[in-house]
RNA sequence: UUAGAGUUUGAUCCUGGCUCAGAAUCAACGCUGGCGGCGUGCCUAACACAUGCAAGUCGAACGCGAAAGGGCCCUUCGGGGCCUGAGUAGAGUGGCGGACGGGUGAGUAACACGUGGGUAAUCUGCCUUUGGGUGGGGAAUAACACCUCGAAAGAGGUGCUAAUACCGCAUAACGCAGCGGCACCGCAUGGUGACAGUUGUUAAAGGGGGGGAUCUUCGGACCUCCCGCCUGAAGAGGAGCCCGCGCCCGAUUAGCUAGUUGGCGAGGUAAAAGCUCACCAAGGCGACGAUCGGUAGCCGGCCUGAGAGGGCGGACGGCCACACUGGCACUGAGAUACGGGCCAGACUCCUACGGGAGGCAGCAGUGGGGAAUUUUGGGCAAUGGGCGAAAGCCUGACCCAGCAACGCCGCGUGAGGGACGAAAUCCCUCAGGGAUGUAAACCUCGAAAGUUGGGGAAGAAAGCUCGUUGGGGAAUAUCCAGCGAGGAUGACGGUACCCAACGUAAGCCCCGGCUAACUACGUGCCAGCAGCCGCGGUAAUACGUAGGGGGCAAGCGUUGUUCGGAAUUACUGGGCGUAAAGGGCGCGUAGGCGGCAUGACAAGUCGGGAGUGAAAGCCCGGGGCUCAACCCCGGAAUGUCUUUCGAAACUGUCAAGCUAGAGUGCGGAAGAGGCAACUGGAAUUCCCAGUGCAGCGGUGAAAUGCGUAGAUAUUGGGAAGAACACCGGAGGCGAAAGCGGGUUGCUGGGCCGACACUGACGCUGAGGCGCGAAAGCCAGGGGAGCAAACGGGAUUAGAUACCCCGGUAGUCCUGGCCCUAAACGAUGGAUACUUGGUGUAUGGGGUUUUCCAAGUCCCCGUGUGCCGGAGUUAACGCGUUAAGUAUCCCGCCUGGGGAGUACGGUCGCAAGGCUGAAACUCAAAGGAAUUGACGGGGACCCGCACAAGCGGUGGAGCAUGUGGUUUAAUUCGACGCAACGCGAAGAACCUUACCUGGGUUAAAUCCCAGACCGCAGCCCCAGAGAUGGGGUCUCCCUUCGGGGGGUCUGGGAAGGUGCUGCAUGGCUGUCGUCAGCUCGUGCCGUGAGGUGUUGGGUUAAGUCCCGCAACGAGCGCAACCCUUGCCACUAGUUGCCAGCGGUUCGGCCGGGCACUCUAGUGGGACUGCCGGUGACAAACCGGAGGAAGGUGGGGAUGACGUCAAGUCAUCAUGGCCUUUAUGUCCAGGGCUACACACGUGCUACAAUGGCCGGUACAAAGCGUCGCGAAGCAGUGAUGCGGAGCCAAUCGCAAAAAGCCGGUCUCAGUUCGGAUUGGAGUCUGCAACUCGACUCCAUGAAGGUGGAAUCGCUAGUAAUCGCGGAUCAGCAUGCCGCGGUGAAUACGUUCCCGGGUCUUGUACACACCGCCCGUCACAUCACGAAAGUGGGCUGUGCUAGAAGCGGCUGAGCUAACCCUUCGGGGAGGCAGGUCGCCACGGCAUGGUCCAUGAUUGGGGUGAAGUCGUAACAAGGUAACC
Repeated sequence: UUAGAGUUUGAUCCUGGCUCAGAAUCAACGCUGGCGGCGUGCCUAACACAUGCAAGUCGAACGCGAAAGGGCCCUUCGGGGCCUGAGUAGAGUGGCGGACGGGUGAGUAACACGUGGGUAAUCUGCCUUUGGGUGGGGAAUAACACCUCGAAAGAGGUGCUAAUACCGCAUAACGCAGCGGCACCGCAUGGUGACAGUUGUUAAAGGGGGGGAUCUUCGGACCUCCCGCCUGAAGAGGAGCCCGCGCCCGAUUAGCUAGUUGGCGAGGUAAAAGCUCACCAAGGCGACGAUCGGUAGCCGGCCUGAGAGGGCGGACGGCCACACUGGCACUGAGAUACGGGCCAGACUCCUACGGGAGGCAGCAGUGGGGAAUUUUGGGCAAUGGGCGAAAGCCUGACCCAGCAACGCCGCGUGAGGGACGAAAUCCCUCAGGGAUGUAAACCUCGAAAGUUGGGGAAGAAAGCUCGUUGGGGAAUAUCCAGCGAGGAUGACGGUACCCAACGUAAGCCCCGGCUAACUACGUGCCAGCAGCCGCGGUAAUACGUAGGGGGCAAGCGUUGUUCGGAAUUACUGGGCGUAAAGGGCGCGUAGGCGGCAUGACAAGUCGGGAGUGAAAGCCCGGGGCUCAACCCCGGAAUGUCUUUCGAAACUGUCAAGCUAGAGUGCGGAAGAGGCAACUGGAAUUCCCAGUGCAGCGGUGAAAUGCGUAGAUAUUGGGAAGAACACCGGAGGCGAAAGCGGGUUGCUGGGCCGACACUGACGCUGAGGCGCGAAAGCCAGGGGAGCAAACGGGAUUAGAUACCCCGGUAGUCCUGGCCCUAAACGAUGGAUACUUGGUGUAUGGGGUUUUCCAAGUCCCCGUGUGCCGGAGUUAACGCGUUAAGUAUCCCGCCUGGGGAGUACGGUCGCAAGGCUGAAACUCAAAGGAAUUGACGGGGACCCGCACAAGCGGUGGAGCAUGUGGUUUAAUUCGACGCAACGCGAAGAACCUUACCUGGGUUAAAUCCCAGACCGCAGCCCCAGAGAUGGGGUCUCCCUUCGGGGGGUCUGGGAAGGUGCUGCAUGGCUGUCGUCAGCUCGUGCCGUGAGGUGUUGGGUUAAGUCCCGCAACGAGCGCAACCCUUGCCACUAGUUGCCAGCGGUUCGGCCGGGCACUCUAGUGGGACUGCCGGUGACAAACCGGAGGAAGGUGGGGAUGACGUCAAGUCAUCAUGGCCUUUAUGUCCAGGGCUACACACGUGCUACAAUGGCCGGUACAAAGCGUCGCGAAGCAGUGAUGCGGAGCCAAUCGCAAAAAGCCGGUCUCAGUUCGGAUUGGAGUCUGCAACUCGACUCCAUGAAGGUGGAAUCGCUAGUAAUCGCGGAUCAGCAUGCCGCGGUGAAUACGUUCCCGGGUCUUGUACACACCGCCCGUCACAUCACGAAAGUGGGCUGUGCUAGAAGCGGCUGAGCUAACCCUUCGGGGAGGCAGGUCGCCACGGCAUGGUCCAUGAUUGGGGUGAAGUCGUAACAAGGUAACC
């Protein structure tokens, strides 16, 4: 000292990216802001700068030298002189310093920096130590004065003058140079030392203090001290140069280089050196990355990290570079000089237009840029620096203050007490409760900042003065050193701190998950949020606000950036069969790695010592500010560093060996290994001939095509090209690609056997070289078959396809290119090790056999398959042919798309190959496995699913529902099956929810309180009515206590068929009465999950049996329930009547309960029995018995779930909306509309019928607000009537089809009844809109219904009638009832639905899925493009400022020399010239950026167009 989470899926594991939580920051932005301390503060425009300040100092180097003011004097009152101010100010000469300090990071990829060395190749002012010296002269020149020019800046001329300025001379060494030898050392040149060696040569400056004697021109000499100067030596510190190592990205930058590399000589420098030049040689650098391009100051360190590492280089410290841009030198110890100079350029300013001036990347400050960075402050008190002997002066270095929450650290905004809890706000199930919350109020206590008053530091002791000790000296002088004492000095600042009084201060973010913290309202895919996943479409913990809560706190959030998490570049510490990733294969270069044993060396390696690794920082210990931050002291730590000593195992090197790796020789066997030549038969096609007919061919079916000019078919002959049946195999060979008739020749490799030989000769292999299927390209051949393109025929909505008929390149050969592939085992090569089984190819051995051969079996090798153990893997799988365990080498990967694209380069004849990005965009893209679902996958099995049948629908008329349309309204809902004769089991009013109009503000109901029974009721009037007005009127019961009813008033609860069935409960439909759906425990799997439930049988059934890592269990199935079919028992009225009696002949009566029946209880059926099949099972088949037989028929019963299925309009209910209306009352209308369309029905179209007459036989129901008999009237509906019946009693009630008889005779009819006219009946307040029925009349369409479609498997379909609910009335609908009563099922191929197993999947909203490409539209980035503009840069030529160097220098010229004093010489200056060279110019290239009409593809974008390519056999398997 190492933490993870969210996000791909229905779920899982893995891979993998994206995102978050952390820390940090020279930060910025938003909201907010009390205090203090310590730090920090232009990251952008090295953009431009107004103003002030930032480097001066020395009078003890030198000359000159004011003024104002003051005093005195003179005055012509204009002024002047003198003294003072003052040797001051000031400028100048001279010295030292302006090369430090301060700023910035542009440039620089470099010995720039870091680290360690070298300098025997060097310099060094001031400082320290030390040796010696400081003699004697000369000539000038600033300042100054005068004059001249200029606007200014400034310049010139003449004249005077000083020095520590300048110049000779002297002297001089242990300096320097030459010569000579000696000693020592070393590293090649060489270094060091001493020679009193020798020759030559080179210096200097003075200033100040003090002083006794002597001298004096009174300055001084002289003595002494201090400072300075000259010349040596040494030191310290500093600097220069050189070297080893380290130091970013790009190879889409691979070659670079002419002073280039070296030499000799010369020049040059403080100094080595091509640093420069001449000559000579031809080198030097580079895949260990030169050159070029991009980026960048480097380091100590800082941030992060467990570390390794990654990022950064702001503040502080070291080094470097730069100072407007470029060039240049001068001065100097030091510069190529930030606040010096010259030139050029750009810019700014002044100008009298002639000329001039300037350089904040010093401190402040301004403009500008920018998201963004401070005062034009104080002070030299401290520290440090310059000058000075010093006092001191200067110092925007520095110390302080100011501004800024920019950062870190510390403190405060109060502490204690205080209610079953104020007010207020919020929430709720709202009577009331809960939350904010001890929070507040209130009591007690305490007290930062600030204000006021008072006190008040440290930072400051040096210098200085005095004293003293020592040195020095002639000296108790000055002076120097030490010690002691004294007083002076503070910008900050009356600050810190102390005392007292008063006394003030919380915000920000968040609350869906990650991630700590939840409710209400508003909003309604809007507004908005969002780091990722994602929220928002009417109940949003995700938006906005509020209450509450969480976090942090003078801050909190956001944004940017860095590291972390990320083992997501993996050294520590990853991978490559299928996720991204093994090069197509070999040969081989460099490189990397390398067998056994011995010796040596010591490069690597390891250990010890020495040096260095500055300080600061980090870490540890201690200390100082009240703590901390901060600061101080000490320690530790820090490296592939240098050096030295040592060790020798391992690696390495060298030497000499070994044989196990590798190789060679000998013998042998196998093989489609390669190349070349020759050769064979079968088949196809074509040609010729014969036979022969009308077709052939082809397909799903066809057609195109071929054929009477004779095809196809068949026979014979011939030609040509290509490919090689059988053998043939999961077989063999080859490095891979690949190789298949036969023979011959040439040739490569592997394998086996037994020996001999070489002696590590090996493995891998970046570049490189070679090989490399098919297609394609070039040239020349060849061309039978096949066959892109193309033509035709089909198919189709289309069909540029799939199918068919043709058919050219090509396929073949020779030569040359191309160089790709799903070039795959999607698995690089080599070596070693690690249980097995079983095939096969080939070689060898053994056994058997008398021997040989064959065969069988066993063993050893090599190759090639399958299964499988350990192990491994995400899983699948791999598994001695590893994907196991290890070592070595190479190649490759790092999210998906864009894209293997663009650009560049390179290869190619081309096509194209190799190399190979980015912008932009997405939150995934993926692998394996799991469960489902699905498949124009497979297997098995069900169902009126098809088939086989019977009857319908679809056509007609009508009924009814729906759509649509219409309307004031045609209320609403239901919409594939599973809406549509459905909610409606019954809309004339009512219903009613709709519309129009008229009212009402409260109606109905309930509760409380009060009043009144004059209310209500009834009658009248107005009105359409609701309603209003008037009239009338002792509320009822009572046990007398009271109770009940009604009305009115007040109060309370309103009401809503308004919305949301996608907020819900309940109920219902549907898959489906399908056989399924699950659980516990165990077991298997990392996991989702599996097993059980799969399998073999069987069943209607997950029904049962057997088997089985399962064993059991639950919900379903079945059974239990109802009904029906048989029997028994019980019971016997209203039912029944066998026998008996009576009879009005009717079970009517007596009687009876046997029968029927009724309705209660039982029995009965269970594969129980027999035979067969089967596994000895379950079960199935057949049979017996039985009323009934394998579930006897029918019903009720509906698993887990699905469809956000249906219903807020049955009811209930959350939320929302409405409140003189969306409530409620009333009248009228509408729901009944009608060009149409559909569903469901009824009636028909007729003779198996219609009509008329006669005549049988039910069941189940219903009835007192009812059913209603008989009888009578009416053609009839019906009326009158009222018996009987609360119903096994009476009634509805007749059943109808049927049967018997008659009639009609195939026609729009004696079928059919619509429609219409008329007349009625009934119900009802009322039949106009809009009822049913009856009668008379009318008599429509319709002659069996296209495509299509429905029901039904037996008492079923079909057909016939009866009843009931609703209901005043209204039924073709619905729910029931019985009567008559069929046909057919071979079978499971097909359609539909379903079940089980299996398979594939890119589906999971689950195939009504997913998904591809063009086109159209919008938008974004990129490429190409005639060009255009710009940056950087190469080459050639040209030009050449300043400066420096060379040469010249006839002009000018103080010092020195000579001189005849005229001058000359030496030297110097100007000028000239040559060389180098900046900015430039011309020409021509390279490279990068920007831009460009147009153009190319690409990305993205809820609902565009065309098709359907892929995923299921995706409907032509897919893919390269």

Predicted 3D model of a 1520-nucleotide RNA (small-subunit ribosomal RNA) from an uncultured bacterium. Its mean pLDDT, the model's own confidence on a scale to 100, is 84. Its Rfam family is "Bacterial small subunit ribosomal RNA". Rfam links the family to the GO terms ribosome and structural constituent of ribosome.